[in-house]
Context: one part of a larger RNA
RNA sequence: CUGGGCGUAAAGCGUACGUAGGCGGAUAUUUAAGUCAGAUGUGAAAGCCCCGGGCUCAACCUGGGAACUGCAUUUGAAACUGGGUAUCUAGAGUUCGGUAGAGGCAGGUAGAAUUCCUAGUGUAGCGGUGAAAUGCGUAGAUAUUAGGAGGAACACCAGUGGCGAAGGCGACUUACUGGACUGUUAUUGACGCUGAGGCACGAAAGCGUGGGGAGCAAACAGGAUUAGAUACCCUGGUAGUCCACGCCGUAAACGAUGUCUAUUAGCCGCUUGUGGAUUUGAGCGUGAGUAGCGCAGCUAACGCGAUAAGUAUUCCACCUGGGGAGUACGAUCGCAAGAUUGAAACUC
Numbered sequence: 001c002u003g004g005g006c007g008u009a010a011a012g013c014g015u016a017c018g019u020a021g022g023c024g025g026a027u028a029u030u031u032a033a034g035u036c037a038g039a040u041g042u043g044a045a046a047g048c049c050c051c052g053g054g055c056u057c058a059a060c061c062u063g064g065g066a067a068c069u070g071c072a073u074u075u076g077a078a079a080c081u082g083g084g085u086a087u088c089u090a091g092a093g094u095u096c097g098g099u100a101g102a103g104g105c106a107g108g109u110a111g112a113a114u115u116c117c118u119a120g121u122g123u124a125g126c127g128g129u130g131a132a133a134u135g136c137g138u139a140g141a142u143a144u145u146a147g148g149a150g151g152a153a154c155a156c157c158a159g160u161g162g163c164g165a166a167g168g169c170g171a172c173u174u175a176c177u178g179g180a181c182u183g184u185u186a187u188u189g190a191c192g193c194u195g196a197g198g199c200a201c202g203a204a205a206g207c208g209u210g211g212g213g214a215g216c217a218a219a220c221a222g223g224a225u226u227a228g229a230u231a232c233c234c235u236g237g238u239a240g241u242c243c244a245c246g247c248c249g250u251a252a253a254c255g256a257u258g259u260c261u262a263u264u265a266g267c268c269g270c271u272u273g274u275g276g277a278u279u280u281g282a283g284c285g286u287g288a289g290u291a292g293c294g295c296a297g298c299u300a301a302c303g304c305g306a307u308a309a310g311u312a313u314u315c316c317a318c319c320u321g322g323g324g325a326g327u328a329c330g331a332u333c334g335c336a337a338g339a340u341u342g343a344a345a346c347u348c
Base pairs, nucleotide, nucleotide: 003320004319005318007302008301012316014201015200017198021194022193023192025088026087027086028085029084030083031082033081034080035077036076037075038074039073040072041071042070049065050064051063052062053061054060091191092188093187094186096183097182098181099180103177104176106174107173108172109171115149116148117147118146119145120144121143125136126135162169163168206247207246208245209244210243211242215241216240220236221235222234223233258315261312262311263310266293267292269290270289271288272287273286274285275284297304298303321348322347323346330341331340332339333338
């Protein structure tokens, strides 16, 4: 490279947007680049292949043929692909009326609880564990009542419920704002899909500067346990967790399942739209999403099964025995931590 693959065996980029490129709806007409057919020229000889001949055979030599799958020029064909022109509406947008939602961002507000402070009541314990001890407490703790401060998180509702591209999002309220779905006309007329590079977003932890600090809690200290105990348990406790701005760019970033489209039995839930006729019934349809089964089919099996891992198609990413190794070196990025890219020797 041709292949074969990518849920769990190696393999889907964490996710979107999008450049080049690749692929792309219907009808008519035209062109002739791709495509197909004919002709001419060329495609050296030798060699290969076929039929003969010569050395006693063979190797070898030699005659003829075929082949040289190609290229150029030229003449035609017009189904398909491409190009041009015109038209269309089923794809894709826009408009109008509705709907649901923890979608995002900024401001404000409430209540419960923990902790601390002040004051009152009150007296000897509290706390903690398997059992204890460290710890707190007669300088009055724990408990309880009232008041205050401050920070963080939002019980119930809550649901294989909802929203978001993913990460993720959960008290209430106000302002701004993104998307989705549905109904119905109108409208543009293929404007689409994917997407190497690129660019944006991206949990937690970590980093920088400045705030904040209630609870929790790496590190650390002490008490236990133990043969030991640099742990599990307990008492404390600093970074951190929170906010603003700026970095980092990774996760079992998982559905371990890339994206778009079409198509292929049924059954049964949930969420949210909508239709007409109504006999008001657990009714009949029709969309979008989200669960559980299951036919065909697929699969090594497990399982998947209209939300496919079925049947087809488009484009991209990735894999090619285990270890060495996601290491070394180089490069790029980063304040650093490190990230991205990514071998070989050797060995089984």